[in-house]
Bacterial RNase P class A from a mouse gut metagenome, 317 nucleotides, folded computationally.

RNA sequence: AGCCAGACUAUCGCAGACCUUAUAAGGGAUGAGGAAAGUCCGAGCACCGCAAGGCAGAGUGCCGGCUAACUACCGGUCAAGGCGACUUGAAGGAAAGUGCAACAGAAAUAGACCGCCUGCGCAAGCAGGUAAGGAUGGAAAGGCGGAGUAAGAGCCCACCGUCCCCGAGGUAACUCGGGGAGCCAUGUAAACCCCACUCGGUGCAAGAGAAAGCGACUAUAAGUAGCCUGCUUGUCGCGAAAAUCGCUUGAACGCAUCGGUAACGAUGCGUCUAGACAGAUGAUAGUCCAAUACAGAACUCGGCUUACAGACUGUCU
Numbered sequence: 001a002g003c004c005a006g007a008c009u010a011u012c013g014c015a016g017a018c019c020u021u022a023u024a025a026g027g028g029a030u031g032a033g034g035a036a037a038g039u040c041c042g043a044g045c046a047c048c049g050c051a052a053g054g055c056a057g058a059g060u061g062c063c064g065g066c067u068a069a070c071u072a073c074c075g076g077u078c079a080a081g082g083c084g085a086c087u088u089g090a091a092g093g094a095a096a097g098u099g100c101a102a103c104a105g106a107a108a109u110a111g112a113c114c115g116c117c118u119g120c121g122c123a124a125g126c127a128g129g130u131a132a133g134g135a136u137g138g139a140a141a142g143g144c145g146g147a148g149u150a151a152g153a154g155c156c157c158a159c160c161g162u163c164c165c166c167g168a169g170g171u172a173a174c175u176c177g178g179g180g181a182g183c184c185a186u187g188u189a190a191a192c193c194c195c196a197c198u199c200g201g202u203g204c205a206a207g208a209g210a211a212a213g214c215g216a217c218u219a220u221a222a223g224u225a226g227c228c229u230g231c232u233u234g235u236c237g238c239g240a241a242a243a244u245c246g247c248u249u250g251a252a253c254g255c256a257u258c259g260g261u262a263a264c265g266a267u268g269c270g271u272c273u274a275g276a277c278a279g280a281u282g283a284u285a286g287u288c289c290a291a292u293a294c295a296g297a298a299c300u301c302g303g304c305u306u307a308c309a310g311a312c313u314g315u316c317u
Base pairs, nucleotide, nucleotide: 001313002312004310006288007287008286009285010284011283012282014031015030018027019026020025033294037305038304040303041302042301043300044299045203046202047201048200052229053228054227055226057199058198059197060196061195062076063075064074065073077091078089079088080087081086092194093193097192098191099188100187101186113134114133115130116129117128118127119126120125142160143159145157146156161183162181163180164179165178166177167176168175169174207245208244213238214237215236216235217234221233222232223231250272252271253270254269255268256267257266258265259264
C1' cells in the first nucleotide's frame, strides 16, 4: 500500500419482484457496509414563466492532467520535517493601502540602559559622536569575513541574501549559469485588503397526484434565500385529500485487450444484486475456520473524515 472482514448443510421463521389459481391459496428469483456512520464537499434528478444583468455574498489559490463535477484523485515543482523508505503543506500578493506585534527591553516604523571613542575637569561629573559588542525579547532591522575609522557603521570590498536584466533547459510551476545595483528598514494576509478564476435558488419532508363554485387582495398587487434594474402575469385561501407514483438499469458491476508513469479512458463479452414505511434478513444443531472488532439502507452516485478484532498478499528503508 492492497484485499477480505465469513462459508457450507439441515429444520423452523421474516420481507418479497414475478408466476399459477381466480381470490381461498400455492410456488418463488433475490434480501444491509467498507465504512451503511458524520452531513464535510461535489453532482444526477425535480420544481421555480427569466434561469437576463448588476450589487452583496460564498468558494478556490504553485504547475500540468483526469473527471459529470469538486476544495477530491494522479503526476510534478518548491518549502518544512525525518538517518531513511517517506510524511505534511490554508503553496498568489507585504515593492497599492490600513491594522497588529502583549510582557520584557533604553527603544518595536525607531532608539541609547551597560559599553566604546573624543574634548573639558583634581575628582565626581558635563558635552559631543557611535549602533559594531553586551543585556531584554519570537523578532533589535540584511548575514558573515576583511579593510577602514578617534571609536564605529554597506561607509567600502569578496561571498551569501534582495531587486533588475540576459542566456540555456522544461508545456509550465521552476532549475542552472552570467551580469548589474549598496539595496524597499522585520514579521503577520487561517488580520482587513488587492489580484485571478468559479458560482441562479430551493431541495425526495423535492415533486406528481379532481372539477364546478365561494371568499380576500388586486398592477401602488403577486412572482425563485437577500437587494436593485428588467421582464411576466393575476396571486392566495376554502372546496380537498388519500391510494399510488417518484423508488431503483446505474456517470452500475465483473472479466479481457489496447493506450497512458499514473489517476483514468476506449473497445468487446457477460451479470441484474433490498426497496421498507413503526420500518423485513432471525433462531437452533453440525462442519470448515483467522473472521470474536466497528457496526444496519430509507432518492441515487463520486470523494473526504472518523471507528475498527483478525487473516492474507506485494514493494521499499
The sequence is in RNAcentral, with records from MGnify. The prediction has a mean pLDDT of 75.